[in-house]
This is a predicted structure of a 74-nucleotide RNA (transfer RNA).
RNA sequence: AGUCCUGUAGGCGAAUAGUUUAAGCCGUCAGUUUCUCAUGCUGAAGAUUGCGGGUGCAAAUCCCGUCGGGACUU
Numbered sequence: 001a002g003u004c005c006u007g008u009a010g011g012c013g014a015a016u017a018g019u020u021u022a023a024g025c026c027g028u029c030a031g032u033u034u035c036u037c038a039u040g041c042u043g044a045a046g047a048u049u050g051c052g053g054g055u056g057c058a059a060a061u062c063c064c065g066u067c068g069g070g071a072c073u074u
Base pairs, nucleotide, nucleotide: 001073002072003071004070005069006068007067010026011025012024018057028044029043030042031041032040050066051065052064053063054062
């Protein structure tokens, strides 16, 4: 220098154009249970999907640029 893969709540992770107000699990917070803690149960908050732009009625998804991570080639 080139090619390919990858980036989504604090962590993991689903959805690859059509009811998704972006699912689920763990964690966090509140209530309940307990003498207390833990466990269990109930509820809540938390991501406009790395960032910027484009296409389209509609973009996490497709295209372009850019940034981070990984693999391979030179």
Rfam family: tRNA. Rfam describes the family as follows. Transfer RNA (tRNA) molecules are approximately 80 nucleotides in length. The prediction has a mean pLDDT of 80.